RNA sequence: GACGAGAAGCGGGCUUCGGCCCGUUAGUAGAGUGGCAGACGGGUGAGUGACACGUGGGUAACCUGUCCGGAGGCGGGGGAUAACUCUUCGAAAGGAGGGCUAAUACCGCAUAACACUCGCCGGGUUUCGGCCUGGCGAAUCAAAGCUUGCCUCUACAUGUAAGCAAGCACCACCGGAGGGGCCCGCGGCCCAUUAGUUUGUUGGUGGGGUAACGGCCCACCAAGACUACGAUGGUUAGCUGGUCUGAGAGGAUGAUCAGCCACACUGGAACUGACACACGGUCCAGACUCCUACGGGAGGCAGCAGUGAGGAAUUUUGCGCAAUGGGGGAAACCCUGACGCAGCGACGCCGCGUGGAGGACGAAGGCCUUCGGGUCGUAAACUCCUGUCAAGUGGGACGAAUCCGGAAAGAUGAAUAAGCUUUCCGGUUGACGGUACCAUUGGAGGAAGCCCCGGCUAACUCCGUGCCAGCAGCCGCGGUAAUACGGAGGGGGCUAGCGUUGUUCGGAAUUAUUGGGCGUAAAGGGCGCGUAGGCGGCCUGGUAAGCCGGACGUGAAAUCCCGCGGCUCAACCGCGGAACUGCGCUCGAAACUGUCAGGCUUGAGUCCCGGAGAGGGAAUCGGAAUUCCCGGUGUAGCGGUGGAAUGCGUAGAUAUCGGGAAGAACACCAGUGGCGAAGGCGGAUUGCUGGACAGCACCUGAGGCUGAGGCGCGAAAGUGUGGGGAGCGAACGGGAUUAGAUACCCCGGUAGUCCACACUGUAAACGUUGGGCACUAAGGUGUUGCGGGUAUCGACCCCUGCAGUGCCGAAGCUAACGCAUUAAGUGCCCCGCCUGGGGAGUACGGUCGCAAGGCUGAAACUCAAAGGAAUUGACGGGGGCCCGCACAAGCGGUGGAGCAUGUGGUUCAAUUCGACGCAACGCGAAGAACCUUACCUGGGUUUGAACCGCAGGUGGCCGAUCUGGAAACAGAUCUUUCCUUCGGGACGCCUGUAGAGGUGCUGCAUGGCUGUCGUCAGCUCGUGUCGUGAGAUGUUGGGUUAAGUCCCGCAACGAGCGCAACCCUUGUCCUUAGUUGCCAUCGGGUAAUGCCGGGAACUCUAGGGAGACUGCCCCGGAAAACGGGGAGGAAGGUGGGGAUGACGUCAAGUCCUCAUGGCCUUUAUGUCCAGGGCUACACACGUGCUACAAUGGGCGGUACAAAGGGUCGCGAUGCCGCGAGGUGGAGCCAAUCCCAAAAAGCCGUCCUCAGUUCGGAUUGCAGUCUGCAACUCGACUGCAUGAAGGUGGAAUCGCUAGUAAUCGCGGAUCAGCACGCCGCGGUGAAUACGUUCCCGGGCCUUGUACACACCGCCCGUCACAUCACGAAAGUUGGUUGCACUUGAAAGCACUGGGCUAACCCGCAAGGGAGGCAGGUGCUUAUGGUGUGAUUGAUGAUUGGG
Repeated sequence: GACGAGAAGCGGGCUUCGGCCCGUUAGUAGAGUGGCAGACGGGUGAGUGACACGUGGGUAACCUGUCCGGAGGCGGGGGAUAACUCUUCGAAAGGAGGGCUAAUACCGCAUAACACUCGCCGGGUUUCGGCCUGGCGAAUCAAAGCUUGCCUCUACAUGUAAGCAAGCACCACCGGAGGGGCCCGCGGCCCAUUAGUUUGUUGGUGGGGUAACGGCCCACCAAGACUACGAUGGUUAGCUGGUCUGAGAGGAUGAUCAGCCACACUGGAACUGACACACGGUCCAGACUCCUACGGGAGGCAGCAGUGAGGAAUUUUGCGCAAUGGGGGAAACCCUGACGCAGCGACGCCGCGUGGAGGACGAAGGCCUUCGGGUCGUAAACUCCUGUCAAGUGGGACGAAUCCGGAAAGAUGAAUAAGCUUUCCGGUUGACGGUACCAUUGGAGGAAGCCCCGGCUAACUCCGUGCCAGCAGCCGCGGUAAUACGGAGGGGGCUAGCGUUGUUCGGAAUUAUUGGGCGUAAAGGGCGCGUAGGCGGCCUGGUAAGCCGGACGUGAAAUCCCGCGGCUCAACCGCGGAACUGCGCUCGAAACUGUCAGGCUUGAGUCCCGGAGAGGGAAUCGGAAUUCCCGGUGUAGCGGUGGAAUGCGUAGAUAUCGGGAAGAACACCAGUGGCGAAGGCGGAUUGCUGGACAGCACCUGAGGCUGAGGCGCGAAAGUGUGGGGAGCGAACGGGAUUAGAUACCCCGGUAGUCCACACUGUAAACGUUGGGCACUAAGGUGUUGCGGGUAUCGACCCCUGCAGUGCCGAAGCUAACGCAUUAAGUGCCCCGCCUGGGGAGUACGGUCGCAAGGCUGAAACUCAAAGGAAUUGACGGGGGCCCGCACAAGCGGUGGAGCAUGUGGUUCAAUUCGACGCAACGCGAAGAACCUUACCUGGGUUUGAACCGCAGGUGGCCGAUCUGGAAACAGAUCUUUCCUUCGGGACGCCUGUAGAGGUGCUGCAUGGCUGUCGUCAGCUCGUGUCGUGAGAUGUUGGGUUAAGUCCCGCAACGAGCGCAACCCUUGUCCUUAGUUGCCAUCGGGUAAUGCCGGGAACUCUAGGGAGACUGCCCCGGAAAACGGGGAGGAAGGUGGGGAUGACGUCAAGUCCUCAUGGCCUUUAUGUCCAGGGCUACACACGUGCUACAAUGGGCGGUACAAAGGGUCGCGAUGCCGCGAGGUGGAGCCAAUCCCAAAAAGCCGUCCUCAGUUCGGAUUGCAGUCUGCAACUCGACUGCAUGAAGGUGGAAUCGCUAGUAAUCGCGGAUCAGCACGCCGCGGUGAAUACGUUCCCGGGCCUUGUACACACCGCCCGUCACAUCACGAAAGUUGGUUGCACUUGAAAGCACUGGGCUAACCCGCAAGGGAGGCAGGUGCUUAUGGUGUGAUUGAUGAUUGGG
């Protein structure tokens, strides 16, 4: 559905109440049958590395429903079957049987060609297979009707039927359009640690099958086919237009949109059909889910929504077929999660808003501050405006074309009919949606965040924190001043977004085609021969594959780009153009490449002649030496080393002479000489043999170069078998060395070293430099071989050619070093190799090897580097030169003792703090009983002990007395100021506020000062020059000096800070001056004294000068600087001493001298007071003193200094005391007086080697002095006591001349306290050959893996923890090969005895033909068994990283 059947319900009638009939619903619903469509549309990307895709072709090897065009046909019959009805099985899903019926369902028959097949005869074309076409003949094959209208013809005769007409169907054929199948060229992933694969495999013949070619399938025949231009295997993957990126070339990618492919739970299969091996069809097997009466069934969202799971993460179980498109239908119409819309998500792109204008010398507030101010900031407030978005109100679309009814016209038709076409009129259809849009109302109202601010990279301060918390893309920030963490203020960027993470490309010329490299940074194969391949001399002609040009076809659309247009703009969309760099076809050109043909000689090769050579291989020969053996001589050692020992030797060594044996290697010649491809080759002779070179120019005619694979050669060591074995000599033994010594040294010694044959195949196989050819006007100088010329008697010399081998250098190159006709220069050709370090040349796999092992050769993980060349330093058990009390040569000490003092440690309530190798430790401290004092205990005090601004209050302050108390302090009493304009002020006290105070922290925030290298001779700069640069030069070199001192030379020329000098002191002289100093001469005086007069000579004092400069002489040296010697001189080459400390180093020392940033503290970490402590004491160390004695000690006598200090002082004579001291007070403000005695020394005497007449600790007693005060805790005195100690282990310090040693004196600090410190003088030595060594330093040079710089850097084991990986008895998965087995569904073949409508025969029965079920075979999914391959996971244990 315009096929055949055909309800229910409602109304009416009848009824035997079972139901029946009529009308209507309605030819409707629903089902069935039939046709078409379900092969489109929609989804997904599992599989697929393939003709799957892209692009261009082929199909003469094909198909095509619906649609279009052309030209024909549609005759006449038959038998069934659903639905329906009856019976029946089942839980269900679903069936089974009987009966009825229709068709455009199904089946014969007729007709038929231009269809198709065959035969015959032609034509055209051809790639010779065939294709197209004409004629003749033969065989075969088709169909279905339906709807509507009309009555001209015919029948009944109203109108209908036949008929006619229109439309839609139907059958056969030829074409078209669009679609599809198949085939081919070319193109696009990774792994070679996948190298061989294949038996329907490759081809043929003949068949089968398909729409169609074809091993697509089958039978037979042949033995092929693919592969290094990557087969086979494995991993991964849908492909493309495009997309992202990039200047491009490329690289990455394949969401949305579009084309193609594949898939539809997994695997297999066919059926139907125009198209399927079919997403929402069928069958079978499997897994899973669901239902079940347990017998059996059902299912497939990678359609749209939606659910679960997984995950960092991805939407609504929406509206509508209004539009576009699709299917069906004649149409109306129906279906359509295609599609159109809406919803959710800032996921992306685009547009818009969150307001605009004015507004302060600039509010408040925040932040910062140098306290002045700055900034947020015209920002806000405030004033005047505007009206987007949102909100309210009102209006309100485009998207609509159709479709229905009517009218008119037209074609068809017999027709004024129907249907069709066109036009007009009327009606009708909107999911979005009351949406877009418009108008209007009110009013700045409702609307800004995120990241960043150390550099890269745009944007800075404060606070907090304190290697914590944290940040981080890379470098890196954070350990008390963080622009880097966190917060704040401010600033920068972007903005409805901003950051982060992931990913891709870029930068990255960092895989290099464009566009890289390989001497030393990663990288030349160990070397040759040579296959494939790549590349290839000159001339001529042809060709046209490459190459070049024109035309044509194609390169889908979309995208990108350009122009124009539509949404208010844009995003977005539309139209046109360009482009799509490609492929195909055709025409043309012929230079170059290729190719074909011909020719040439220069590349290459050959003949001939010649000389050189450790070229190779074989045989033979030789002498020297070593060792061994025999014999002689001979005696105690030999040998070996740094020194020894093991060892050998009285059984006769070593040494020496003679003879013999054996093996290996070949002195001199010998030379950056020769030869060879490299490894490598060295006595001589003789065969054999390779190559190079020179000469001659005859011949061949491009036969060349390189060379992936392949083949061969290949040092030493090593391996196998058999020899050989003198010397040497891994392993091994012994002796030494050493902390040890599995080493270096010594004595032995086996493999091996040698030969033959075979293997191994590596190396710093190196020139760390592949081979070949050509070029490069910058060359010089050696050397080897051969040749030419000149001269000569003669080339060894001189000139020159070729080939080799060295050195030095130009241009050029190079990061530099360097290379440089033997290139690392300039070009061409070919090969090999590299792509950060470690892991690692390791693991696994493969392959080679007898083994050792070789070749090939990763990853995980990990680091922010590894590396090259050069520079400056520093360093070296590198070198050269040179200094220093550095060593050496000397003298005296320390280390042992006692004591003093400092430190560590310990202790303590506290033992305040700092200083720590030299360069802390008798240091800060030039002086701790209180004070000092910073520490502890206890007691007070809080604007404070001192300074000071403001405000308020008050009237005192000062002084005296008393009480308590340890004092500070507290309380009480007395006393009460000055000026005044009478307001008040000065001064003091109280309160408040600013603020004081801090020996609290940080010397690693600092200034200043200081130590140290080091009084070492260095450190730098300007200009110039050289170098890409760091940087160099100067400053190095030759001399010389104490010296970067000076001279000479020099791409340097100058200069600065240092050195030296200028300053002080001391040494000589002169001069001036002459007291307090001096006293030669003169005078006076005393017991004596410069005591006095006087003197100005001397000493001295302190001012000024002189003097010393290598100035003079000799010699050396470079005609220099300078050095050596000498003269003179007080002094001689810096006369002695001092002051003076370059650039810098040590984060050296000091915040406790002072100053100072920051932090901390403020009834305390401030301040006052008393007492205690800094003085402790098992120990350890530093620095000293005194000693251990006779060069001494005791006692007595007696000489000679310098430099200082002194009035709150030094203090004489005198007197007292044994003494410390007391008393007393002269003199002195000091060249006047005092301290003050110098001591060692000298003279005399005692002691006689002893723990003493040494030594003086310790202790007892008694004193003195200072002081408020000597208990803790002073110094000194007297008497008594009388310790350790007899010259000091390892080790270690000072000093080179008026020094060491020794002796005393003074001063600062200080009431007192000195063995310390700072000074002063007296006496007064020894030694230095020399620079090998130790330490420190300077200059040059060299190496460097060091640069907080050798106190550096750095290697391996072991221990613990962690990570990734390998091996491993195995265990357990994935994928897969082969063999066998099972063999569902299905197709095909055969069979089909059971069943069987159409057709045929037959009257019928029945038979035939055909069909169906069933059966068998083949193919075959899945399953099973066995055996392999491959790839994961895991594994006690184990290995390295």

Model confidence (mean pLDDT): 84 of 100. Small-subunit ribosomal RNA from an uncultured prokaryote, 1441 nucleotides, folded computationally.